[in-house]
Context: one part of a larger RNA
RNA sequence: GAUGAACGCUAGCGACAGGCUUAACACAUGCAAGUCGAGGGGCAGCGUGCGGAAGUGGCAACACUUCUGUGACGGCGACCGGCGCACUGGUGAGUAACACGUAUGCAACCUGCCCCCGACUGGGGAAUAAUCGCGGGAAACCGCGUCUAAUGCCCCAUAGUUCCCCGGGCCCGCAUGGGCCCGGGGGGAAAGGUCCGUUCCGGUCGGGGAUGGGCAUGCGGCGCAUUAGGUAGUUGGCGGGGCGACGGCCCACCAAGCCGACGAUGCGUAGGGGUUCUGAGAGGAAGGUCCCCCACAUUGGUACUGAGACACGGGCCAAACUCCUACGGGAGGCAGCAGUGAGGAAUAUUGGUCAAUGGACGGGAGUCUGAACCAGCCAAGUCGCGUGAGGGAUGAAGGUCCUACGGAUUGUAAACCUCUUUUGCCGGGGAGUAACGUCGUCCACGCGUGGGCGAGUGAGAGUACCCGGAGAAAAAGCAUCGGCUAACUCCGUGCCAGCAGCCGCGGUAAUACGGAGGAUGCGAGCGUUAUCC
Numbered sequence: 001g002a003u004g005a006a007c008g009c010u011a012g013c014g015a016c017a018g019g020c021u022u023a024a025c026a027c028a029u030g031c032a033a034g035u036c037g038a039g040g041g042g043c044a045g046c047g048u049g050c051g052g053a054a055g056u057g058g059c060a061a062c063a064c065u066u067c068u069g070u071g072a073c074g075g076c077g078a079c080c081g082g083c084g085c086a087c088u089g090g091u092g093a094g095u096a097a098c099a100c101g102u103a104u105g106c107a108a109c110c111u112g113c114c115c116c117c118g119a120c121u122g123g124g125g126a127a128u129a130a131u132c133g134c135g136g137g138a139a140a141c142c143g144c145g146u147c148u149a150a151u152g153c154c155c156c157a158u159a160g161u162u163c164c165c166c167g168g169g170c171c172c173g174c175a176u177g178g179g180c181c182c183g184g185g186g187g188g189a190a191a192g193g194u195c196c197g198u199u200c201c202g203g204u205c206g207g208g209g210a211u212g213g214g215c216a217u218g219c220g221g222c223g224c225a226u227u228a229g230g231u232a233g234u235u236g237g238c239g240g241g242g243c244g245a246c247g248g249c250c251c252a253c254c255a256a257g258c259c260g261a262c263g264a265u266g267c268g269u270a271g272g273g274g275u276u277c278u279g280a281g282a283g284g285a286a287g288g289u290c291c292c293c294c295a296c297a298u299u300g301g302u303a304c305u306g307a308g309a310c311a312c313g314g315g316c317c318a319a320a321c322u323c324c325u326a327c328g329g330g331a332g333g334c335a336g337c338a339g340u341g342a343g344g345a346a347u348a349u350u351g352g353u354c355a356a357u358g359g360a361c362g363g364g365a366g367u368c369u370g371a372a373c374c375a376g377c378c379a380a381g382u383c384g385c386g387u388g389a390g391g392g393a394u395g396a397a398g399g400u401c402c403u404a405c406g407g408a409u410u411g412u413a414a415a416c417c418u419c420u421u422u423u424g425c426c427g428g429g430g431a432g433u434a435a436c437g438u439c440g441u442c443c444a445c446g447c448g449u450g451g452g453c454g455a456g457u458g459a460g461a462g463u464a465c466c467c468g469g470a471g472a473a474a475a476a477g478c479a480u481c482g483g484c485u486a487a488c489u490c491c492g493u494g495c496c497a498g499c500a501g502c503c504g505c506g507g508u509a510a511u512a513c514g515g516a517g518g519a520u521g522c523g524a525g526c527g528u529u530a531u532c533c
Stems, first nucleotide, its partner, number of pairs: 001532003005529005012385005018378002020343001025341003029338003034083003039080002042076002046074003049070009090296003100220007109213002114209007122156004132145005162187011192201002222268003229259003234256004239251003271293004275286004298319005321332004349375001351374003357371001358369004388419004398410005423474001425469005433460001438455008477522005482503003488517005498505002
């Protein structure tokens, strides 16, 4: 000098940042991923229309209320289906490794949504959930039977530059080889919806792009040699399997290799980087907040679905733990946001809003979003501001000290006079963040897009900020004073009580202990402790 700090004393305000470093310990409760009715069958609930019945009012027409029927309409719980749930958010356990950083390669690869281009979108079929009926179970939930739809599933047709096989030609290269063209044979596709508009949103195949990923390699970044040998799928080959792809990744066979003092192997420690701290630099130390990458999601294993996972709030199995149980059997996973217990010197609210930014879905309106934006708590950090300013000497009183009828000091300090009003308090006004989408209206044309004008949209918040008012009013402490090291006297104590970073103080005049007066240093902080340079 620095800190994600803690502890002691003290404490006025604001802005901006920060806040479990320990038990990757265990978790009550709520919320954190849904959305689409413009894919579908339906109709539990709500509303509308229509029909029926009853009641009330009325002479009646009719109105109202209740019940009931009807998916006809708005819409919609559950269900089938699509997309998302692989993002966002958390943590640092593991990992010394192509995990990370950097630089390359892939002639060995994939890529949903998005953009551009080409072509197509014909015909048919079988199921199934919901529903209905029946049954089992304490529950979780499960079984049986019957029916039905789709942008769900299957079959047929058609299709080329796509895929496979065969033949031919041209060009190129970096070894396997790559690209282009022609001919023949074979395989493979689709889905509709819609405010009636040749509208919009979709579907299928192929090519290109963009983005994201996968794999491989050079180099780089740790301690111990009181760890010296390690290795059998081990190292290589041939053939296969598998994969999006290469590869002992896996397998059969064959060979006997491969790594190592340029530190293999083992053990210990550790997420890596951008960066941060320190230092003149070289270097040393660190990796919290923010960004990138990686790994993990109670522990271990495993695959399924999918463009993408071996999947934090999906599945299955095993284990430990917790809970429910009718003892037969079931349920759960905060290293998401809050919050609780425990551990600890120690680390916050079971808050508000989707207004903005961003994300998912949707044609859109919109819905969801503990991402995010805000607010709350904490001097835990940095910065800024204030606690007044000017004048004022009988140098007041009081305190302290002395060489003591007197002086010194506290000290321009106070009183007193004049002035100001930041912050705080009271009153009034009051933003920016907001422009989109939307609604109304007008205009243009290529007729569903664009533009003009207006309206409306703010959690924070009546906040920031501005104006006015009263009033010096409401706002200073902490440590130190032997030397290092800025700052000295008195009293008490008497090797006691105590101090102390080092040297060392204290045994009767202690500037070193305790108190007082004074002084010094910093100041809403000041000291102590811990750690790094």
A computed fold for a 533-nucleotide part of an RNA from an uncultured bacterium, annotated as small-subunit ribosomal RNA, 5' domain. Its Rfam family is "Bacterial small subunit ribosomal RNA". Its mean pLDDT, the model's own confidence on a scale to 100, is 86.